[in-house]
This is a predicted structure of a 358-nucleotide RNA (Bacterial RNase P class A) from Candidatus Tantalella remota. Its Rfam family is "Bacterial RNase P class A". It is annotated as a ribozyme. It is recorded under the gene name rnpB. The coordinates come from a structure-prediction model, not an experiment, and the mean pLDDT is 76. RNAcentral holds the sequence, with entries from ENA. The source organism's lineage runs through Bacteria, Pseudomonadati, Candidatus Omnitrophota and Candidatus Tantalella.

RNA sequence: GAAGCAGAUCGGGUGACCGCUUUCUGCCUUAUGGGCAGACAGAGGAAAGUCCGGGCUUCAUAUAGCGGCGUAGCGGGUAAUGCCCGUCCAUCGCAAGAUGAGGAUAAGAGCCACAGAGACGAGUCAGGUCCUGCUUGCGGGAUCUGGGUGAAACGAGGCAAUCUCUACGCGAAGCAAGACCAAAUAGGGAAGGAACCAGGAAAAUUCGGUACGUGAGGAUGGACUGGUGCGGAGCGGCUAGUUCCGUUAUAACUUCCGGGUAGGUCGCAUGAGGCUCGCAGCAAUGCGGGUCCCAGAUGGAUGGUCACCGGGCAGGUAUUCCUGUCUACAGAACCCGGCUUACAGAUCUGCUUCAAUA
Repeated sequence: GAAGCAGAUCGGGUGACCGCUUUCUGCCUUAUGGGCAGACAGAGGAAAGUCCGGGCUUCAUAUAGCGGCGUAGCGGGUAAUGCCCGUCCAUCGCAAGAUGAGGAUAAGAGCCACAGAGACGAGUCAGGUCCUGCUUGCGGGAUCUGGGUGAAACGAGGCAAUCUCUACGCGAAGCAAGACCAAAUAGGGAAGGAACCAGGAAAAUUCGGUACGUGAGGAUGGACUGGUGCGGAGCGGCUAGUUCCGUUAUAACUUCCGGGUAGGUCGCAUGAGGCUCGCAGCAAUGCGGGUCCCAGAUGGAUGGUCACCGGGCAGGUAUUCCUGUCUACAGAACCCGGCUUACAGAUCUGCUUCAAUA
């Protein structure tokens, strides 16, 4: 000097003027509304993708089996993961490094084009050895060696990123979750819709001391109650189990038709939080000290103009000066941790290889 590998930071700055939003302070007002003035703050490293994992909310609880889905060397980290770190192995690279769908082929199945006789039980050509039939010609069987085709050919190999097996793990739905307030309507209409037993008991009430009966006496049955069962709803798909609701004729519930509401408040930002220092650890990370508060909109704010400067590119004789042009990807919507993808350009740190010079 060139070419690479890994990691990190920035990705416009300054000033002026004007404007928007949350919160706070003060004042005014037609006072639950609105106006004025001021102060602090106000879109990312990916906010994207919605591919994963959670927090949180609801489903009464969230059980067991089957089915389904996911992961896969070993160890560690984390709230957790299909994530991160370390390490072994494999492949690629001169290397720094990168990638890995990395358990199991004697539990079972399936696939391997073409070529080749043959790619799951079949067996071609040539020869050796042994046995054997017999018509002395011709065979048959076993075993061994070699040739040809092919990536792979005497039970052989490859594929499990084919099914499968093993080990481990997994409730569902999702902020349009959900909670509250207010208002309005037609507490609308139609259809479907499931049984027994017992009862003065385990216990009680009532029709009723009724009906009936000369009297003494005294019901059946209904209401009602209990039990079993049945019907329905919920629990990922099924089964079991379980909970709740209804149960002698209509209800729980299901289906269809029709009507009202679509408003407001909360959820909604103090967090598995940021920055920094120390200790432990190869590291991921953990523990401790200090410090900071850093959007909360709801048709959806977080900006616009001007001037100078910074950076890239091009041209002018150009490191200086001038001119022109450009200045990336891209916009929070419940939050957090990852992965993946997009990104003009600038800077820094460590490492590898090559060349030259000393």